[in-house]
C1' cells in the first nucleotide's frame, strides 16, 4: 500500500433505527467500638473526529484519526 475488527462512564463491556445501559471503582447515608462485608440513594457521557441518509442515528452511508490482526511490495 490493501483488507478486516475494534473505539459508548475512571476501568471492563452491553446496546434489533425510537427515553444511553449494566458491573466495578468514586461520593454521602445506613450498619459496625473503627474499618472491610453488606444495604440505600447519588453524581459521573462531545456514544473517537467530521460530514451525509432519515420524522428521528451509538446503530445506516462516506471520509479522517488512533490501536490490534491478516496480506503484498521493496529492503
Nucleotide at each position: 500500500g490493501u483488507g478486516g475488527c475494534a473505539u459508548u462512564a475512571g476501568c471492563u463491556c452491553a446496546g434489533u433505527g425510537g427515553u444511553a445501559g449494566a458491573g466495578u471503582g468514586c461520593c454521602u447515608g445506613g450498619u459496625u467500638g473503627u474499618g472491610g462485608c453488606c444495604c440505600a440513594g447519588g453524581a459521573g457521557g462531545u456514544c473517537a473526529u467530521g460530514g451525509g441518509u432519515u420524522c428521528a442515528a451509538g446503530c445506516c452511508c462516506c471520509a479522517u484519526a488512533u490501536g490490534c490482526c491478516a496480506c503484498c511490495c521493496c529492503a
Predicted 3D model of a 75-nucleotide RNA (transfer RNA) from a Candidatus Dormibacteria bacterium. Taxonomically the source falls in Candidatus Dormibacteria (Bacteria, Bacillati, Candidatus Dormiibacterota). Rfam family: tRNA. By type it is a transfer RNA. The coordinates come from a structure-prediction model, not an experiment, and the mean pLDDT is 81.